About this RNA: RNAcentral holds the full RNA, with entries from ENA. Predicted 3D model of a 346-nucleotide part of an RNA (large-subunit ribosomal RNA, domain IV) from a Terriglobales bacterium. Its Rfam family is "Bacterial large subunit ribosomal RNA". Gene Ontology terms of the family: structural constituent of ribosome and ribosome.
Context: one part of a larger RNA
RNA sequence: CACUCGCUCAGGAACUAGGCAAAUUAACUCCGUAACUUCGGAAGAAGGAGUGCCUCGGUAGGGUUUAUAGCCCGAGGAGGCCGCAGUGAAUCGCGCUCUGCGACUGUUUAACAAAAACACAGGUCUCUGCUAAGUCGAAAACGACGUAUAGGGGCUGACGCCUGCCCGGUGCCGGAAGGUUAAAGGGAGAGGUCAUGGGGAGCAAUCCCCGGAAGCUUUGAACUGAAGCCCCGGUGAACGGCGGCCGUAACUAUAACGGUCCUAAGGUAGCGAAAUUCCUUGUCGGGUAAGUUCCGACCUGCACGAAUGGCGUAACGAUAGAGCGACUGUCGUGGCGAGUGACUCA
Numbered sequence: 001c002a003c004u005c006g007c008u009c010a011g012g013a014a015c016u017a018g019g020c021a022a023a024u025u026a027a028c029u030c031c032g033u034a035a036c037u038u039c040g041g042a043a044g045a046a047g048g049a050g051u052g053c054c055u056c057g058g059u060a061g062g063g064u065u066u067a068u069a070g071c072c073c074g075a076g077g078a079g080g081c082c083g084c085a086g087u088g089a090a091u092c093g094c095g096c097u098c099u100g101c102g103a104c105u106g107u108u109u110a111a112c113a114a115a116a117a118c119a120c121a122g123g124u125c126u127c128u129g130c131u132a133a134g135u136c137g138a139a140a141a142c143g144a145c146g147u148a149u150a151g152g153g154g155c156u157g158a159c160g161c162c163u164g165c166c167c168g169g170u171g172c173c174g175g176a177a178g179g180u181u182a183a184a185g186g187g188a189g190a191g192g193u194c195a196u197g198g199g200g201a202g203c204a205a206u207c208c209c210c211g212g213a214a215g216c217u218u219u220g221a222a223c224u225g226a227a228g229c230c231c232c233g234g235u236g237a238a239c240g241g242c243g244g245c246c247g248u249a250a251c252u253a254u255a256a257c258g259g260u261c262c263u264a265a266g267g268u269a270g271c272g273a274a275a276u277u278c279c280u281u282g283u284c285g286g287g288u289a290a291g292u293u294c295c296g297a298c299c300u301g302c303a304c305g306a307a308u309g310g311c312g313u314a315a316c317g318a319u320a321g322a323g324c325g326a327c328u329g330u331c332g333u334g335g336c337g338a339g340u341g342a343c344u345c346a
Base pairs, nucleotide, nucleotide: 001341002340003339004338005337006336007335008334011331014330019327027051028050029049030048031047036041038158052081053080054079055078056077061073062072063071064070082086094325095324096323097322098321099320100319101317102316106118107117122156123155124154125153126152127151128150134142135141159312160311161310162309164242165241166240169239170238171235172234173233174232175231178230179229180228184224185223189219190218191217192216193215197210198209199208200207201206243261244260245259246258247257270304271301282298283297284296285295286294
């Protein structure tokens, strides 16, 4: 010097991002215990007192038992003894208040994240009538030896109060009159080839040109033709969306009110500088001597908002923020000691 421990006057968070770490608390019995509450809780709330040993006496009483034999358990009271100290060592909750988030118990990143993330009971939408929907590489199988109080999928997430407006776009569901539309059917025609025919050249063999039946072949218009799309409706706990400008009241300010433009409709209730607020340390109040955090309000919501749920909420949380008490070497500021290393010698 390092690590792991022990003690430390007076102070007591002044430390620090933050009371991190450490300390306090602690057992049993008795007394006592608030707001709030889903009446279960909160609660070991908080806060206080006692505790050893001996004698009365294993007493009162209780259990067992046929039993007032025995055996076992055993308060409360009175008196006394010792120490600084009687849960004499060890094991053995620190407590309270306000707020955010998530109802809760659970689950998770094996080895940097345990959470506000996931799950959850509950809610709701949707699919599925059984050879179910769905899963699946064929088959087999699962779903299910189930049958809509069942099974699959999506979203939300206890509970309480609620869940507003918009169907123009997208999706889904329904409709079938009209438009469009595939294969296929259909075959008007068109092209190629070509018997025979016509014309020309040549003595002839033969060659060249024109027209061209049947067949074969290359194509092919009209017309017929489903779903889909266009179209017509519905649907938001489907994907989603939920305005601007100007004026106006007898102080001023503000605007219940009016005008105008646009839209499918212009954000309702509730909440709001919020896990969301840029400006911003907004402004006011509280707490502090002093508070960019915290709590309560205001509303000017850059850019909350109703199952991508809104707002509350008792209980719960190794959750996040703030405060208070107790307590302490966290600190002002260090000091002393122990053990193990380091170091020296062998």

The organism belongs to Terriglobales, within Bacteria.